This is a predicted structure of a 349-nucleotide part of an RNA (large-subunit ribosomal RNA, domain IV) from Candidatus Woesebacteria bacterium RIFCSPHIGHO2_01_FULL_39_28.

Context: one part of a larger RNA
């Protein structure tokens, strides 16, 4: 000196990134008394708070049993006893209150560094799907969806509840129309090549043929017009579709500020709510609140560098081993160290 554990004057969170750890409180499903804000009237609630408890003794006396006479006796109530303490012992547990943020709940998750504010719910909404269904799985038979049929099945986003969800359909997407353009093979086959057969001439000539016009008929490459679906231009719809929701200037009888005007651009120019926020850089904003003191917290303010409405917006009663602040209590966390136990380090073996 390490671990574990017990105990401590005075103080009592100064400790610290943080009350981390400990400690305190109550407790073997104990009685009675009482119990705020809020609230979805269920809850919060064991709220938080105070008090009781052994023995001994009077009185009174539910209910039971018994024919009765009486018997047990629960609860109440008064007197007394002893001690510092009366559920006397052990084991085994969520201190307790204020606010606030997040997620409505219970629940699920990184087996082995994250349990959450992260998935998942019930509900909300949209979109496909008419049954040989949509979807998945499978070269494929087939199976699943389902031995179900649209109060069903899949898939998307959002996440109880309240209150509510504003403008843009230019841009991409998806539906839904289709006159006109454009559009594949495919049909088609004007024409053009190549190369063979053959008919009738012609020129030549070594008499064997060669060249060349023409008549018919094959083979084969190529190919123009014209003909031809979705799709795509195009023509509407649709955002709980993917998205997106400006600027510069001037103005009122102090000064400021600007209901108000111009102006430019755009599909539309951010509505209500919220707002230095888990989003705010400048920031330690600014004012109030708490503290003797407060970059945090709480209440407001709007100058939102860059919230905003189902990639939800604002609320909220319950609920949380979540996170943020303060209080009460308690304490060796801490002024400041010290003892004490077991034990390892050391020594010997």
């Nucleotide at each position: 000196g390490g671990a574990u554990g017990u105990u401590c004057a005075a103080g009592g969170a100064a400790c610290u990134c943080g009350g981390c750890a400990a400690a305190a409180a109550a407790a073997c499903u104990a009685c009675c008394c009482g119990u705020a804000a809020c609230u979805u009237c269920g809850g919060g609630a064991g709220a938080u708070g105070g008090g009781u408890u052994a023995c001994c003794u009077g009185c009174u006396g539910a209910a039971c049993c018994g024919c009765a006479a009486g018997g047990u006796g629960a609860a109440g109530u008064g007197g007394g006893u002893u001690g510092c303490a009366a559920c006397u012992a052990a084991a085994g547990u969520u201190u307790g209150u204020u606010a606030g943020u997040c997620g409505a709940c219970u629940g699920u998750u990184u087996a082995u560094c994250a349990a959450a504010a992260a998935c998942a719910c019930a509900g909300g909404u949209c979109c496909c799907u008419g049954c040989a269904a949509a979807a998945g799985c499978g070269a494929a038979a087939g199976c699943u969806a389902a031995a179900g049929u649209a109060u069903a099945g899949g898939g998307g986003c959002u996440g109880a509840u309240g209150c509510c969800u504003g403008c843009c359909c230019a841009g991409u997407g998806c539906c839904g129309g289709u006159a006109a353009g454009u559009u594949a093979a495919g049909g088609g086959g004007c024409g053009g090549g190549g190369u063979g057969a053959u008919u009738g001439g012609g020129u030549c000539u070594u008499c064997g043929g060669a060249c060349u016009c023409u008549u018919u008929u094959g083979c084969u490459c190529u190919a123009a017009a014209c003909u031809c679906a979705a799709g795509c231009u195009c023509c509407g719809g649709u955002u709980a579709a993917c998205g997106g929701c400006a600027g510069c200037a001037g103005u009122a009888a102090c000064u400021a500020u600007a209901a108000c005007u111009g102006u430019u651009c755009u599909a539309c120019g951010g509505u209500a709510g919220c707002g230095a926020a888990g989003u705010u850089c400048c920031u330690u904003g600014u004012c109030g609140g708490g503290u003797a003191a407060g970059u945090u917290c709480c209440g407001a303010c709007c100058u939102g560098c860059a919230c905003g409405a189902a990639a939800g917006g604002c609320g909220u009663c319950a609920c949380g081993a979540g996170c943020u602040a303060a209080c009460a209590a308690c304490u060796g966390u801490c002024u400041u160290g010290a003892a004490c136990a077991u034990u390892c380090a050391c020594u010997c073996g």

The coordinates come from a structure-prediction model, not an experiment, and the mean pLDDT is 81.